The RNA shown here (Bacterial RNase P class A) has 354 nucleotides and comes from a Gammaproteobacteria bacterium. RNAcentral holds the sequence, with entries from ENA.

RNA sequence: AGAGUCGGCCAGACAGCCGCUGCGGUGACCGUUCAACGGUAGCCGGGGAGGAAAGUCCGGACUCCACAGGGCAGGGUGCCAGGUAACACCUGGGGGGCGUGAGCCCACGGCAAGUGCAGCAGAGAAGAUACCGCCGGCGAUAGCCGGUAAGGGUGAAAUGGUGCGGUAAGAGCGCACCGCACGCGCUGGUAACAGCGCGUGGCAGGGUAAACCCCACCCGGAGCAAGACCAAAUAGGGAAUCCUGUGUUGCUGCCCGCAACGGAUUCGGGUAGGUCGCUGGAGGUGUGCGGCGACGCGCAUCCCAGAGGAAUGGCUGUCCACGACAGAAUCCGGCUUAUCGGCCGGCUCUCGAA
Numbered sequence: 001a002g003a004g005u006c007g008g009c010c011a012g013a014c015a016g017c018c019g020c021u022g023c024g025g026u027g028a029c030c031g032u033u034c035a036a037c038g039g040u041a042g043c044c045g046g047g048g049a050g051g052a053a054a055g056u057c058c059g060g061a062c063u064c065c066a067c068a069g070g071g072c073a074g075g076g077u078g079c080c081a082g083g084u085a086a087c088a089c090c091u092g093g094g095g096g097g098c099g100u101g102a103g104c105c106c107a108c109g110g111c112a113a114g115u116g117c118a119g120c121a122g123a124g125a126a127g128a129u130a131c132c133g134c135c136g137g138c139g140a141u142a143g144c145c146g147g148u149a150a151g152g153g154u155g156a157a158a159u160g161g162u163g164c165g166g167u168a169a170g171a172g173c174g175c176a177c178c179g180c181a182c183g184c185g186c187u188g189g190u191a192a193c194a195g196c197g198c199g200u201g202g203c204a205g206g207g208u209a210a211a212c213c214c215c216a217c218c219c220g221g222a223g224c225a226a227g228a229c230c231a232a233a234u235a236g237g238g239a240a241u242c243c244u245g246u247g248u249u250g251c252u253g254c255c256c257g258c259a260a261c262g263g264a265u266u267c268g269g270g271u272a273g274g275u276c277g278c279u280g281g282a283g284g285u286g287u288g289c290g291g292c293g294a295c296g297c298g299c300a301u302c303c304c305a306g307a308g309g310a311a312u313g314g315c316u317g318u319c320c321a322c323g324a325c326a327g328a329a330u331c332c333g334g335c336u337u338a339u340c341g342g343c344c345g346g347c348u349c350u351c352g353a354a
């Protein structure tokens, strides 16, 4: 100097004018016999969309079923140990794969895979196999018969490797070493696992469980349009029919169990207004200690949107990074997807100079 990789921060800025909105204070005026109280115009002060607010994919908080269960079905996860309110998330480790490396990825339980599945090419992809070749026999030749799977070919993948022996030619056919599988033991580690040793075996051909299946662990349901309260009005158990306690309904599906006293269908009427839920939190920031880390504990400090058909807008000027993806609707922890640009830091590799 270049290239890469990992992590953190920002998300146009400043000024002026006019405008919107929630909270706090004040408040002429209005309501009320007065007061208290309430409402409104105005004024003052502080605040007002995101890193993803998106997706609705996970996990919860909270609310109701409900005072609360058991089993089956169904669903989820899948190496080990931790973190967390919890999780399919995060951290660290083990194993596998990619990369020169920093690093990155993993849907990572399996009975010797039980059952199943895999296009084309190829002789043959499993109760599999002989196209070329090699060897032997017959034959004048073409060719025919038998043996073989070491060499070649096809394919993503063709049934361990090297060497020696053996054979007509070969082949774990036999042997040695290596590899592999199974069993046992020792060492290190909390563990996943790693290493070493001994024994048995010529050695079950591979892939796939993100196929069925088996194993281990976990899981009630519905959702803020959840739900609670107030007020008003009506036709004040609204009317009719049927079932009705050996019943019906509710608890996602089924069974048990528990609870309630009604349930189903049709016709007709009233209301759909207001308040709460609604933002003080598994909260933010700073700092000390513990931990490899995720994170935890202590202290200090701060309040940081709560709309209700949905609030942030318009104009002007300057600056430069020339503005992408994009707007809360109960809230929080994650994951995934989209994305213009800027800043800071750690580490790796290459080249060059000293």
Stems, first nucleotide, its partner, number of pairs: 001350010012319007020048002023045004029039003050325001054336002057334005062223004069256004074219005079093005094108001095106004109214002114212002116208002131152002133148006160178006179203001180201009227276004238267006247261005283302008320323001

The coordinates come from a structure-prediction model, not an experiment, and the mean pLDDT is 78.
It is recorded under the gene name rnpB.
Lineage of the source: Bacteria > Pseudomonadati > Pseudomonadota > Gammaproteobacteria.